[in-house]
A computed fold for a 72-nucleotide RNA from a bacterium, annotated as transfer RNA. Its Rfam family is "tRNA". The family's RNA type in Rfam is transfer RNA. It was read from a public genome assembly. The prediction has a mean pLDDT of 81.

RNA sequence: GGCGCUAUCGUCUAAUGGUUAGGACGAAUGGUUUUCAGCCAUUAAAUCAGGGUUCGAUUCCCUGUAGCGCUA
Numbered sequence: 001g002g003c004g005c006u007a008u009c010g011u012c013u014a015a016u017g018g019u020u021a022g023g024a025c026g027a028a029u030g031g032u033u034u035u036c037a038g039c040c041a042u043u044a045a046a047u048c049a050g051g052g053u054u055c056g057a058u059u060c061c062c063u064g065u066a067g068c069g070c071u072a
Stems, first nucleotide, its partner, number of pairs: 001071007010025004018055001027043006048064005
C1' cells in the first nucleotide's frame, strides 16, 4: 500500500427496518442487619463521527476515525 472484520450504558453483551434500545456485573439510594458482608426493592447510565436511502435506521449504502487480522 491492498483486502477483510469490528465499533451499543463504567465493563461484558442482546436487539430480522417499527423496541420505552433489553439483560448481567458494577454504581447510587432505600429496606433488612448492632456494623460490615449478603439479600430485597428502586434509580441513573449507551447506539464511533458525518452524509445518504426510507413514512420510519442500532439495523441498509457511502465516506472518515479507531482497533484487530490477512497479504505484499